[in-house]
RNA sequence: CAUCAAGAGGGGUGGAGGGACUGGCCCGUAGAAGCCCCGGCAACCACCUCAGACCAAUGGUCUGAGGGGAGGUGCCAAGUCCAGCAGGUCAAGUCAAAGGCCUGGAAGAUG
Repeated sequence: CAUCAAGAGGGGUGGAGGGACUGGCCCGUAGAAGCCCCGGCAACCACCUCAGACCAAUGGUCUGAGGGGAGGUGCCAAGUCCAGCAGGUCAAGUCAAAGGCCUGGAAGAUG
């Protein structure tokens, strides 16, 4: 800096945890984490094609569009599982509490 409402799981081993943190809510002895094997998803990087721009230039760089899935990562419960901070709104004569929805942010994850 970009993306995060889509998508994709079986077996073996293991034996009580796991979903980042906090709160909630879930998953788990009908077998959690971890490790191994096989499979899959996706298309960030790499690769290929096309277009444009630029560069002391038979080439290269950048940007955009497209392609395939044989390479490097990643991922394969639940929207990043939900919320966390701020604003708006539902919203009413006032006050208070709890909440729904929307937008932005924070934190996190992956590249």